SAM riboswitch aptamer (S box leader) from a marine eukaryotic metagenome, 96 nucleotides, folded computationally.
RNA sequence: UUAUUAAGAAAGAUCGAGGGACGGGCCCUUUGACGUCUUAGCAACCACUCGCUAGAACAGGUGCUAAAUCCCGCUUCAUAUCUUGAAGGAAAAUGA
Numbered sequence: 001u002u003a004u005u006a007a008g009a010a011a012g013a014u015c016g017a018g019g020g021a022c023g024g025g026c027c028c029u030u031u032g033a034c035g036u037c038u039u040a041g042c043a044a045c046c047a048c049u050c051g052c053u054a055g056a057a058c059a060g061g062u063g064c065u066a067a068a069u070c071c072c073g074c075u076u077c078a079u080a081u082c083u084u085g086a087a088g089g090a091a092a093a094u095g096a
Stems, first nucleotide, its partner, number of pairs: 001096005010039005018028003022073004040065003045061002049056002069091001074088005
């Protein structure tokens, strides 16, 4: 820089208090979270193979396996309210 982000997929061991990027909310967590390791799984961005466009197949390199990227954050529009909804953006994550 660009593409994608409402789908999908967890057990065991270890550790021991925080974790979900940041702020707010709301959650998860001593019935052991988060992290690490092992095994398993999901997906198909890249690679490989066929076609050589579409696509199919595979699983070598990544990635992922609570909640829509958990929701919101900024702008605009609608609603006419202490709200709700839509579109776009920012930020983030991952791949190339």

Source information
The sequence is in RNAcentral, with records from MGnify. Its mean pLDDT, the model's own confidence on a scale to 100, is 84. Rfam family: SAM riboswitch aptamer (S box leader). Rfam links the family to the GO term regulation of gene expression. Of the family's consensus pairs, 97% are formed in the model.